[in-house]
Molecule: transfer RNA
Organism: Candidatus Magasanikbacteria bacterium RIFCSPHIGHO2_02_FULL_41_13
RNA sequence: CGGGGUGUAGCGCAGUUGGUAGCGCGCAUGCAUGGGGUGCAUGAGGUCGGGAGUUCGAGUCUCCCCACUCCGA
Numbered sequence: 001c002g003g004g005g006u007g008u009a010g011c012g013c014a015g016u017u018g019g020u021a022g023c024g025c026g027c028a029u030g031c032a033u034g035g036g037g038u039g040c041a042u043g044a045g046g047u048c049g050g051g052a053g054u055u056c057g058a059g060u061c062u063c064c065c066c067a068c069u070c071c072g073a
Base pairs, nucleotide, nucleotide: 001072002071003070004069005068006067007066010025011024012023013022019056027043028042029041030040031039032038049065050064051063052062053061
């Protein structure tokens, strides 16, 4: 310098004809226990790496940039 991949909740991930975001672990509260562990129930937490565009509508399409990673030179 050229090309590919990844970037979604604290962590690991899903979201594949564009229709307003979910799972596991973790966390908070309640119940059970003398307490812990554990189990059950409920709940909080993200605007989807940043910006722009297309569209009635974008995590999902297009363009630019950034970070990490792989291949080539």